[in-house]
RNA sequence: CAGCUGGACCGGACGGUCGCUUCCCGCGUCUUCGGACGCAGGGAGAGGAAAGUCCGAACUCCGCAUAGCAGUGUGCCGGAUAACGUCCGGGAGGCCGGGUUCAAGCCCGUCCGACGGAAAGUGCCACAGAAAACAUACCGCCCUCGUCCUUACGGAUGAGGGUAAGGGUGAAAAGGUGCGGUAAGAGCGCACCGCCGCCGCAGCAAUGCGGUGGGCAGGGCAAACCACACACGGAGCAAGACCAAAUAGGAAGGGAACCGGAACUUGAUUCUCGCGAAUCAAGGUUCGGCACGUGCCGGCUCGGUGCGUCAAACCUUCGGGUAGGUCGCUAGAGCCUCGCAGCGAUGCGUGGCCCAGAGGAAUGACCGUCCCAUCGGAGCAAUCCGGCGGACAGAAUUCGGCUUACAGGUCCGGCUGCCAC
Numbered sequence: 001c002a003g004c005u006g007g008a009c010c011g012g013a014c015g016g017u018c019g020c021u022u023c024c025c026g027c028g029u030c031u032u033c034g035g036a037c038g039c040a041g042g043g044a045g046a047g048g049a050a051a052g053u054c055c056g057a058a059c060u061c062c063g064c065a066u067a068g069c070a071g072u073g074u075g076c077c078g079g080a081u082a083a084c085g086u087c088c089g090g091g092a093g094g095c096c097g098g099g100u101u102c103a104a105g106c107c108c109g110u111c112c113g114a115c116g117g118a119a120a121g122u123g124c125c126a127c128a129g130a131a132a133a134c135a136u137a138c139c140g141c142c143c144u145c146g147u148c149c150u151u152a153c154g155g156a157u158g159a160g161g162g163u164a165a166g167g168g169u170g171a172a173a174a175g176g177u178g179c180g181g182u183a184a185g186a187g188c189g190c191a192c193c194g195c196c197g198c199c200g201c202a203g204c205a206a207u208g209c210g211g212u213g214g215g216c217a218g219g220g221c222a223a224a225c226c227a228c229a230c231a232c233g234g235a236g237c238a239a240g241a242c243c244a245a246a247u248a249g250g251a252a253g254g255g256a257a258c259c260g261g262a263a264c265u266u267g268a269u270u271c272u273c274g275c276g277a278a279u280c281a282a283g284g285u286u287c288g289g290c291a292c293g294u295g296c297c298g299g300c301u302c303g304g305u306g307c308g309u310c311a312a313a314c315c316u317u318c319g320g321g322u323a324g325g326u327c328g329c330u331a332g333a334g335c336c337u338c339g340c341a342g343c344g345a346u347g348c349g350u351g352g353c354c355c356a357g358a359g360g361a362a363u364g365a366c367c368g369u370c371c372c373a374u375c376g377g378a379g380c381a382a383u384c385c386g387g388c389g390g391a392c393a394g395a396a397u398u399c400g401g402c403u404u405a406c407a408g409g410u411c412c413g414g415c416u417g418c419c420a421c
Stems, first nucleotide, its partner, number of pairs: 001417010012370007020045005026039005047392001051403002054401005059236004071232005076090005091115001093112002096109005117226001121225002123221003138167002140163010175193006194216001195214008240327004250318005258289005264283008291309008334353003338349004371390002374387005
């Protein structure tokens, strides 16, 4: 320097003009006195993911969701945290690279991740392959016998048997490597590695190390069912709270006054021994009038006429709810600096800062200078001129994470290759 890879970070800069949202202050107009509108000035105004809505919380409401059953999720150990499926540290495992060993294996380094249970039970293991789990004999190897060929060593072929070393298939083939052994082989024997049981030591633990016994049982899949342990009530700011039109509907109250007649009811008084009768008053019913409301006719006063008048129209008040408005709404598990504790995640402390709160939803457009990338031209070169481009995306109650998208750039680490010293 280049390639691959892991981590951290930035994600156009400055200025001008015109706009938008919001806050403060001043002036003016209107006002139902709460405020609204206009103008001028000043302050603030998207992200590392604001995204997906996948986890975990705050907050709010319904409400107490227990045991059990069902369902969902999580699953090495320890720690961090408000909490988490997140993060940090460790352990074991795996890929790759390097070193080492006769080899298996072991050691070192970067990186990776749903990393508990497969000797409770059930199920599955495609294709290929002889065989995919109570093992199996396709090729090959070895032994015995028969037949044929051959001078012979031997070869060919058939039958029976042995063999899991070799070949071949597969994601996976019944412990691995080496030596011995054998007709050929085989934990058949031995050494080492692995595995299982027991014991000891170290560690909070996962686990590691050592000793000892056993030739070795128990293939893989639980992101198949399942068994075990633990956790889990639901809905979500369109949560929810408050104020509150018009219209429709609900409840309560009002919904006028007068005159005459008739019968009835009640009460009082008088007469009567009593039954009863008379008078007066009140009440509602009914009839008529007047009056009122309303429709029609005539241009109006007014007149005529129809209908209605104790329950409607209508009026007042109350309550629910809608539109609309206000709150929730942004000072917070907040940001920055420094110090201390800790390997670290993180915690504690000092000092400083205030950083969008809209709500059909502002955060934009244009111009200039510069930066970056690319293309073309000029130039020996440095450089200059011109064109085009600068990603992904965009708050909506708020935080902590994860995941996904992203032009271009900066810094740090690991491995490999090349060049120079």